The RNA shown here (small-subunit ribosomal RNA) has 1493 nucleotides and comes from an uncultured bacterium.
RNA sequence: AGAGUUUGAUCCUGGCUCAGGACGAACGUUGGCGGCGUGCUUAACACAUGCAAGUCGAGCGGUUCUCGUAGUUUACUUCGAGGAUAGCGGCGGACGGGUGAGUAACGCGUGGAUAAUCUGCCUGUAAGACAGGGAUAACGCCGGGAAACCGGUGCUAAUACCCGAUAACCUCUUUGAAUCGCAUGAUUUAAAGAGAAAAGGUGGCCUCUGUACAAUAAAACUGAGGUGGUUACAGAUGAAUCCGCGUACCAUUAGCUAGUUGGUAGGGUAAUGGCCUACCAAGGCGACGAUGGUUAGCGGGUCUGAGAGGAUGAUCCGCCACACUGGAACUGAGACACGGUCCAGACUCCUACGGGAGGCAGCAGUGGGGAAUCUUCCGCAAUGGGCGAAAGCCUGACGGAGCAACGCCGCGUGAGCGAAGAAGGUCUUCGGAUUGUAAAGCUCUGUCCUUGGGGACGAAAGAAAUGACGGUACUUGGGGAGGAAGCCCCGGCUAACUACGUGCCAGCAGCCGCGGUAAUACGUAGGGGGCAAGCGUUGUCCGGAAUUACUGGGCGUAAAGGGCGCGUAGGCGGCUUUACAAGCCAGAGGUGAAAGGCAAUAGCUUAACUAUUGUAAGCCUUUGGAACUGGAGAUCUUGAGUGCAGGAGAGGAAAGUGGAAUUCCUAGUGUAGCGGUGAAAUGCGUAGAUAUUAGGAGGAACACCAGUGGCGAAGGCGACUUUCUGGACUGUAACUGACGCUGAGGCUCGAAAGCGUGGGGAGCAAACAGGAUUAGAUACCCUGGUAGUCCACGCUGUAAACGAUGAAUACUAGGUGUCGGCUCUUAACCCUCCGUGCCGCAGUUAACGCAUUAAGUGCUCCGCCUGGGGAGUACGCACGCAAGUGUGAAACUCAAAGGAAUUGACGGGGACCCGCACAAGCAGCGGAGCAUGUGGUUUAAUUCGAAGCAACGCGAAGAACCUUACCAGGGCUUGACAUCCCUCUGACCGGUCCGUAACGGGACCUUUCCUUCGGGACAAUGGAGACAGGUGGUGCAUGGUUGUCGUCAGCUCGUGUCGUGAGAUGUUGGGUUAAGUCCCGCAACGAGCGCAACCCUUGCCUUUAGUUGCCAUCAGGUUAUGCUGGGCACUCUAGAGGGACUGCCGGUGACAAACCGGAGGAAGGUGGGGAUGACGUCAAAUCAUCAUGCCCCUUAUGAUCUGGGCUACACACGUACUACAAUGGCUGGUACAGACGGAAGCGAAACCGCGAGCUGGAGCAAAUCUUUUAAAGCCGGUCCCAGUUCGGAUUGCAGGCUGAAACUCGCCUGCAUGAAGUUGGAGUUGCUAGUAAUCGCGGAUCAGCAUGCCGUGGUGAAUGCGUUCCCGGGUCUUGUACACACCGCCCGUCACACCAUGGAAGUUGGGGGGACCCGAAGCCAGUGAUCCAACCGUAAGGAGGAAGCUGUCGAAGGUAAAACCAAUGACUGGGGUGAAGUCGUAACAAGGUAACC
Repeated sequence: AGAGUUUGAUCCUGGCUCAGGACGAACGUUGGCGGCGUGCUUAACACAUGCAAGUCGAGCGGUUCUCGUAGUUUACUUCGAGGAUAGCGGCGGACGGGUGAGUAACGCGUGGAUAAUCUGCCUGUAAGACAGGGAUAACGCCGGGAAACCGGUGCUAAUACCCGAUAACCUCUUUGAAUCGCAUGAUUUAAAGAGAAAAGGUGGCCUCUGUACAAUAAAACUGAGGUGGUUACAGAUGAAUCCGCGUACCAUUAGCUAGUUGGUAGGGUAAUGGCCUACCAAGGCGACGAUGGUUAGCGGGUCUGAGAGGAUGAUCCGCCACACUGGAACUGAGACACGGUCCAGACUCCUACGGGAGGCAGCAGUGGGGAAUCUUCCGCAAUGGGCGAAAGCCUGACGGAGCAACGCCGCGUGAGCGAAGAAGGUCUUCGGAUUGUAAAGCUCUGUCCUUGGGGACGAAAGAAAUGACGGUACUUGGGGAGGAAGCCCCGGCUAACUACGUGCCAGCAGCCGCGGUAAUACGUAGGGGGCAAGCGUUGUCCGGAAUUACUGGGCGUAAAGGGCGCGUAGGCGGCUUUACAAGCCAGAGGUGAAAGGCAAUAGCUUAACUAUUGUAAGCCUUUGGAACUGGAGAUCUUGAGUGCAGGAGAGGAAAGUGGAAUUCCUAGUGUAGCGGUGAAAUGCGUAGAUAUUAGGAGGAACACCAGUGGCGAAGGCGACUUUCUGGACUGUAACUGACGCUGAGGCUCGAAAGCGUGGGGAGCAAACAGGAUUAGAUACCCUGGUAGUCCACGCUGUAAACGAUGAAUACUAGGUGUCGGCUCUUAACCCUCCGUGCCGCAGUUAACGCAUUAAGUGCUCCGCCUGGGGAGUACGCACGCAAGUGUGAAACUCAAAGGAAUUGACGGGGACCCGCACAAGCAGCGGAGCAUGUGGUUUAAUUCGAAGCAACGCGAAGAACCUUACCAGGGCUUGACAUCCCUCUGACCGGUCCGUAACGGGACCUUUCCUUCGGGACAAUGGAGACAGGUGGUGCAUGGUUGUCGUCAGCUCGUGUCGUGAGAUGUUGGGUUAAGUCCCGCAACGAGCGCAACCCUUGCCUUUAGUUGCCAUCAGGUUAUGCUGGGCACUCUAGAGGGACUGCCGGUGACAAACCGGAGGAAGGUGGGGAUGACGUCAAAUCAUCAUGCCCCUUAUGAUCUGGGCUACACACGUACUACAAUGGCUGGUACAGACGGAAGCGAAACCGCGAGCUGGAGCAAAUCUUUUAAAGCCGGUCCCAGUUCGGAUUGCAGGCUGAAACUCGCCUGCAUGAAGUUGGAGUUGCUAGUAAUCGCGGAUCAGCAUGCCGUGGUGAAUGCGUUCCCGGGUCUUGUACACACCGCCCGUCACACCAUGGAAGUUGGGGGGACCCGAAGCCAGUGAUCCAACCGUAAGGAGGAAGCUGUCGAAGGUAAAACCAAUGACUGGGGUGAAGUCGUAACAAGGUAACC
């Protein structure tokens, strides 16, 4: 510091996800040691048991125990000492410890204020401490109660209580004075008056002094001081109150408030104050967010981050609040009190049923809840606290130990040598590689461990005593590698790869995504990577995220500019100057607790941990400064406004006027149609339409002018005239003097449609009706037609209200139009101002684009955005008559949605071009019969494959057996075929016989070679196992081969250039061509694969060569024939050459390329034909030609034999053949080819047969012989238009050929039979010249079997205007939501399943507030007839106090109503999601009616 993910690819926007760190964690798995920390985040749920706050006998009276002493009635009493202590009394239980429920608050933080305060114990200073009194617990007696406990009576003490004296200081009242401050006021001081204290103990201890006894010492005694108490001042500490600033979310919470805000008087408090009461006034708070709701203890800090920030508030420290829930006070220095009191409530426990007791959010512990959090431990040794004079007692504070890998830190599980690179595992191309110096083995070490010895610091040393931890840390000796490694990951992000298993299953997954038979992604193994006593997962927070942007983002098209204006608050604001000092800047001081952080140093062996020192922002006070901002004063004219003078304009409102056109009415002329459409029909018309002429009525809109012209803020505004009226512009520079800009709320205006009331209604026209179209057509088209459109008044308040671009202002190259002015003019030009357009530089932008009319560069203000969907929906509120509008979520769901541009593909987009593509023709197919292939069906099997074009006379150039892969049945198992080993034999082969359906099987005969004689070669039988074998699967694992687009003209590369990039350019453009063929132009220049040419064949010529070919000339011979001699001229054969190149001429064209015409020529513009098939597409075809990975079978999915099947047959399709006839059939005669084949072959002559064929065997391995008579044709004859002398299917009989074998199932012949069919619907195929059509001939395969296939020659046409249309293709361009690429994408209803959510008659629960009722405890007030010790009084009584009673307030409780929140609810609404449901086809192309608001 970034990365993955939207696309075919690209750039951008934008979300989602990951890598980091952290945790009071939990879960899974594993687990050696130590140190230091941490440990109920949930139920502030309920708690058994024990402990957590007592202490003081030196305050008091008693009680009790022990010891001693004295007396004696020997059991008691007196006295003394010591111990214990219930009660009275004092101090402490307000600290320490726990928890975070409540609290959005002066609660907390920070800084101030108290002139508005209190403060026990402690410290200092000053003063005083005198004299008396009356009670009461304990205790005794009596009584009540189950208990808790209580009542009566009697006695007693105090440092308990009370009266009085005294009064320095203090408090209050009155009267003065001085000084000071910050408003109230404060301080000091003088005089008078009033008021208020006390407590002792003598036991102990400390210091000093003295006395008596005594030898000394000890002890005893006297006196003084201290230790306790009172008053006052001061300090310290602690507490209280007030104030500035800071401190969550929601506006779908906008108004709240009656003690409320203030005043006066009083009360109350330590103290200010509506804190409380009475009276008076009507205030107070709030968009700078009151009130309400929800959530939450706050801070130091902690985590993260570069920082700014964000999140958090465990442990430790500070503050606050709470103590079962609610209320209340008492005591006290301090509480409205965790281990106190009273009351109410809930709960639990005891009970004799009458009553009582309790409060772990102290430490342990229990139950419960929960994913989850410890021992009912030791000790007061240390530190600290309470009491005490002290010893000491108490202390679950604390110090320690225990449990837990919960966290951080440290250590170990060994070290060195060790290659036969062991064994084993895994992989393998079988060679090896890897695990791996790893192990074994050898030599060592001793941290931890174990065992024995020693043994602390912490203790405060000053003579002792005192250690829970702990025989711990540490140290020393012995022992032995022994006891100590796991977890996660290995597709990318992200370090790390192979094998097997599985087969969209099981499973994985943080995101993208893996898995459908070769998974580096699942599971296992081997190997590897990472971390390590841990490792992973889950959860949460920050980061990355500049993804809320202060630092540090945006708004034309990605989300985002308000529809437009006026204007309030607010924000911002021109030039000059004066003083002020709020902001601002600088210095100083205070504070900023400690801990923590950071830096340095130090202590535990190190580290974690700990200690010491240093160090920050902020806030407050104070001193100074004056540039800028600010508030105040004074000037200025440039911003803004006014005045004066002009011209322009569909700017607005009202009234009036006009002509054209449509429709209607009346009348005339006139006759059969009109109208409408793609074509029609509905409709109108003989009752006279349409058309035409004249007159009239009525409403609406204003042709031409008219213009990216004008005006207006926007919406919008268009005939003419008049009236009223707003704004802008230009010129001038007289006036004011910053008067300005923007603008949350607010208020106007605001298209169309719509609504209300009343008019109006010609045309047009939702709804509606009819006619068409259609599968349907609730549409598009047509005929009608009502609201509405128009007017007046009112409402609505929205639009793709768009420049998808807020307003204002300043600056930043130009060019060219145009409107209105000015200026200058002969008309112009130039200059200048306000508008309105286009092009374009810098700049900017993701790109497109924008570009002085900015989307550039600055500044000011407002509005708005933060992934897609859900959704502009729901709920709430406001507005509206309604329709609806404004505001405006969430649950849930997806990993995208989107912008711009690129390359393709596609379009019922465009332009250009080509092709038997259409058209023009010829012949067909589709109808018939038959052949053949396919589908289907059938079957034991009808083997398999091929499937639009590009499967279907295809693989198959030939299924009777074989082939053969299929079926039935029989038999074989190292096998029919290959290699290796062992045994045995000498063969194997062959022949004969038996047997079988046949193979297999059995018997007999016959029978090798070489040799060094050991044996070897070869072959068969038998045997064991490696293996053979498979037309079994996968063509979607493959090679090879092939089809197709398409013989279409295309497909690319290098360098350069352009672009952020994908890419573009080149290859586009103008011409031309069959052609990316060529020329020209051009940021391109070149090149490659294709095209063309080179190759074969055919057409002409030359030359060479003449046998088997040929025969012109010469000769011979025959009835005749190149038959023979001879010849090679010709034909021909087959080698080599030539020839054609737009070369020549004319024209057109850019002077080019080229095209048109012509000449010559056998051939003319590629002469004809063939071979040749670019980059690629179709997961195209083929595992059954072959090869091959993987999988599968192995007495069978192998191999073999016999028979059957591939030949079936209601049917459908393709491809052929033969026909339907006279351009013909039949018949007689007669003529002319080419190419090919031939030895298990072609087969002549001759003979036989009607014929197929037979007999025969000359010749020929072929220019020699042979298949071989070519047929159509031509010359005659016949038939006479018919199911025929057409047609030949079918069937019968008789034959022939091949072959072991023609039944299933071959071909041919003869005779007989003589079916359908009379030219073929929709539709569809081929062909442009030696072509179509027609005619025969040959070949491969093959024993035999073509109507198929491949060749060959004979005869030999018609038509082509042309490119509008159909199909296919090419180039350019355009649109696109397609990229699996239109056989694409995609929308909505319905049906089904699931999920969350809205409404809903209601139902249930909750919290809060208000009203009313009741009214506990308690404070306060009143009363107090009852009661009372202290004081006064001889007494009566008084003063004072108390119980009781009453009242205000008052918790819980109760009643009724309303609002709010949550849950639930028959039914219901839409929404989302879901491999293969239904109906249509709305959108994307002109998406087939342009789309959208």
Its mean pLDDT, the model's own confidence on a scale to 100, is 82. It matches the Rfam family "Bacterial small subunit ribosomal RNA". Its family is annotated with structural constituent of ribosome and ribosome in the Gene Ontology.